[in-house]
RNA sequence: GAAAAAGGCAAACCCGUCGUGAGGCGGGGACGCAAAGCCAGGAGUCCCAAGGUUUUAGGUGGGAUCGUCCGGCUGCCGAA
Numbered sequence: 001g002a003a004a005a006a007g008g009c010a011a012a013c014c015c016g017u018c019g020u021g022a023g024g025c026g027g028g029g030a031c032g033c034a035a036a037g038c039c040a041g042g043a044g045u046c047c048c049a050a051g052g053u054u055u056u057a058g059g060u061g062g063g064a065u066c067g068u069c070c071g072g073c074u075g076c077c078g079a080a
Base pairs, nucleotide, nucleotide: 001077008033009032013028014027015026016025017024018023031067037073038072039071041070042069043068044065045064046063047062048061049060
């Protein structure tokens, strides 16, 4: 991140499966993605639980999400 080249990933939805749930995994499928490769460190959002509030709050513990953002690590091509 221009032009290409080699490729890569795979949203929604459907089927199966695991989970209280958010959601994960496998198959189909492509909305898109220059890191839509990996990491849960910071934030956001979501779930579960306890307690609490009903003059309607915010916070706590555990979990999820990296295709919400920031950050870290790594990778293909190569003009300005």